Predicted 3D model of RNase P RNA and transfer RNA as a complex of 449 nucleotides. It holds a member of the Rfam family "Bacterial RNase P class A". About the family: Ribonuclease P (RNase P) is a ubiquitous endoribonuclease, found in archaea, bacteria and eukarya as well as chloroplasts and mitochondria. The family's RNA type in Rfam is ribozyme. Model confidence (mean pLDDT): 78 of 100.
RNA sequence: GAAGUACGCCGGGCGAUCGCGUGAAUUGGCACUGACGUGCCAACUCCAUGAGGAAAGUCCGGGCUUCAUCGGGCAGGGUGCAGGAUAACGUCCUGUCGGGGCAACUCGAAGGAAAGUGCCACAGAAACAUACCGCCGGUGCAAGCCGGCAAGGGUGAAAUCGUGAGGUAAGAGCUCACGGAGUGUCGCGGUGACGCGCGCUCGGGCAAACCCCACCUGAAGCAAGAUCGCUCGAUUGUGGACCCUCGUGGUCCCGGACGGCCCGUCCGUACGAGUUAUGUCGCAACGAGGCACGCGGUAACGCGUGCCCCAGAGAGAUGAUCGCCGGCGCCCGCAAGGGCGCGCACAGAAUCCGGCUUACAGGCGUACUUCGCAC
RNA sequence: GCGGGUAUGAUGUAAUGGUAGCCUGCGACCUUCCCAAGGUUGAUGCGUGGGUUCGAUUCCCACUACCCGCUCCA
Numbered sequence: 001g002a003a004g005u006a007c008g009c010c011g012g013g014c015g016a017u018c019g020c021g022u023g024a025a026u027u028g029g030c031a032c033u034g035a036c037g038u039g040c041c042a043a044c045u046c047c048a049u050g051a052g053g054a055a056a057g058u059c060c061g062g063g064c065u066u067c068a069u070c071g072g073g074c075a076g077g078g079u080g081c082a083g084g085a086u087a088a089c090g091u092c093c094u095g096u097c098g099g100g101g102c103a104a105c106u107c108g109a110a111g112g113a114a115a116g117u118g119c120c121a122c123a124g125a126a127a128c129a130u131a132c133c134g135c136c137g138g139u140g141c142a143a144g145c146c147g148g149c150a151a152g153g154g155u156g157a158a159a160u161c162g163u164g165a166g167g168u169a170a171g172a173g174c175u176c177a178c179g180g181a182g183u184g185u186c187g188c189g190g191u192g193a194c195g196c197g198c199g200c201u202c203g204g205g206c207a208a209a210c211c212c213c214a215c216c217u218g219a220a221g222c223a224a225g226a227u228c229g230c231u232c233g234a235u236u237g238u239g240g241a242c243c244c245u246c247g248u249g250g251u252c253c254c255g256g257a258c259g260g261c262c263c264g265u266c267c268g269u270a271c272g273a274g275u276u277a278u279g280u281c282g283c284a285a286c287g288a289g290g291c292a293c294g295c296g297g298u299a300a301c302g303c304g305u306g307c308c309c310c311a312g313a314g315a316g317a318u319g320a321u322c323g324c325c326g327g328c329g330c331c332c333g334c335a336a337g338g339g340c341g342c343g344c345a346c347a348g349a350a351u352c353c354g355g356c357u358u359a360c361a362g363g364c365g366u367a368c369u370u371c372g373c374a375c
Numbered sequence: 376g377c378g379g380g381u382a383u384g385a386u387g388u389a390a391u392g393g394u395a396g397c398c399u400g401c402g403a404c405c406u407u408c409c410c411a412a413g414g415u416u417g418a419u420g421c422g423u424g425g426g427u428u429c430g431a432u433u434c435c436c437a438c439u440a441c442c443c444g445c446u447c448c449a
Stems, first nucleotide, its partner, number of pairs: 001371010012325007020050004025045001026043007052346001056357002059355005064221004071263004076217005081095005096110001097108004111212002116210002118206003129160001132153002134149006161179006180202005186197004225281003230274004239253005244247001254268005287309001289308008326344001327342006376445007385399001387397002393429001401417005422438005
């Protein structure tokens, strides 16, 4: 210098004018009060503050809330190498195995097909129990028949572990060498996945087919829900019997309510209907918060100390114009530079938080790899 | 905002993981003096991109488009 890999970050800047949301101040008006004051509304006033890395898709996980007390079981759903991180996860980190890359590094829904069931079209003899052509032996004049074999041919996505040698009538893991796969109350190393060695075996594929195994899982969602106030309706009453220690007690029966089902649980004065928008809380400044530093850890992350407070609703605000700088595109020029054009990537919070996925003009930093050149 | 579903020629709809069919419509030809009806024939499809599988409309994931339900109370 070129080509790459990984991680992290920014994603216009400064200024002026006008406008909008929220909060505070000030002023004014109204209501209440004996008064201090409180509440509501408004503004040529003034101050502060006002989108994102994805606010998006709503794909996961949690906080929170309600529902049968949130208990047990079944069904259903989800996850699937090991260890760790975390509030939790299908996320993240580190490693194992397998694929890719010369490498840095990267990708993997990566348990079980030797528990069972199912499927494997067409072709092919045969798709998991079989022999079409063929090879060998016997018999026969011959055609053929009986027996052995699975090496070769052919079919297919896939054909009984591959290659070579021995062996044999012909053959075959039948034997041997090398290689592969599976497996083990085995040995060593490792927390473990697994690796190395030894022994045994050679039994097709599909579980993003049913299923088996292990683990997780109640359902709904802030339009959840809580609370103040209106109108109409229903209920006029604490179901019945028994027991004694006489209580907010126990047992049985009756009636009612209850998640997908069952076990079971609860209640017997508890409420139902109307309203289409309509107060307050949930909900916006104390949190799984942010930033800096230190410590522990390979890392994800954790702990400690200091500082900071940071949008928010009615489902509705967060915008517009101009100037300078920056950026991008086109043109002129050998170059320095100049001219013209473009507001200039993807995109707009709505209960909050942790992730994943998808979209994204342009730019910055750090570490590493390979190649070339120079010293 | 939250939740659920669908996607197959121009339209409406079928299809166990194994050559995508049917109705209507459209084009051409026949029939007719012409049209309609009828007959023969043809073209046009699995929303998009990945993955699993020998093989995907079908199974899994992501994206896109469309449709539906729910509007805090007493």